This is a predicted structure of a 71-nucleotide RNA (transfer RNA) from a Candidatus Parvarchaeota archaeon. The coordinates come from a structure-prediction model, not an experiment, and the mean pLDDT is 84. The RNAcentral record of the sequence draws on ENA. It matches the Rfam family "tRNA". Rfam classes the family as a transfer RNA. Taxonomically the source falls in Candidatus Parvarchaeota (Archaea, Nanobdellati).
RNA sequence: GCGGUCAUAGUCUAGCGGCAGGACAUGAGCCUUCCAAGCUUAUAACGCGGGUUCGAAUCCCGCUGACCGCA
Numbered sequence: 001g002c003g004g005u006c007a008u009a010g011u012c013u014a015g016c017g018g019c020a021g022g023a024c025a026u027g028a029g030c031c032u033u034c035c036a037a038g039c040u041u042a043u044a045a046c047g048c049g050g051g052u053u054c055g056a057a058u059c060c061c062g063c064u065g066a067c068c069g070c071a
Stems, first nucleotide, its partner, number of pairs: 001070007010024004018054001026042005047063005
């Protein structure tokens, strides 16, 4: 330099055009003599910039970053 894959809460992960979901973690409450465990509940996310579309996490282009391959 060329090509490919990936980027979603603090962490892991689902979501193949129509309200962003789950688990762990965290906060509060219940339970318990206390702690742990358990139960209930709350908070929190689509890498950035454009395009297409009535509507984009999803499709297209560019950028950034990570990884892999070729040279």